[in-house]
RNA sequence: GGGGCGUUAGCUCAGAGGUAGAGCAUUCGGCUUUUAACCGACUGGUCCUAGGUUCGAUCCCUAGACGCCCCA
Numbered sequence: 001g002g003g004g005c006g007u008u009a010g011c012u013c014a015g016a017g018g019u020a021g022a023g024c025a026u027u028c029g030g031c032u033u034u035u036a037a038c039c040g041a042c043u044g045g046u047c048c049u050a051g052g053u054u055c056g057a058u059c060c061c062u063a064g065a066c067g068c069c070c071c072a
Base pairs, nucleotide, nucleotide: 001071002070003069004068005067006066007065010024011023012022013021018055027041028040029039030038048064049063050062051061052060
């Protein structure tokens, strides 16, 4: 330098045009002598950035940033 993949909640990841979700963690409650475990509930998001397309973009297109892999 070229190519490919990835970036979504604190962590690990789904979702693929029409209000953004799960598990775990945090918090609160239950249970328990207590802790752990278990059960229930709540909270938690500029969907990497900027443009474009669209009635509407996390999703499609372009450029960029960061990470990983391959080639040179």
This is a predicted structure of a 72-nucleotide RNA (transfer RNA) from a Woeseiaceae bacterium. Its Rfam family is "tRNA". It is annotated as a transfer RNA. Taxonomically the source falls in Woeseiaceae (Bacteria, Pseudomonadati, Gammaproteobacteria, Woeseiales). The sequence was found in a public genome assembly.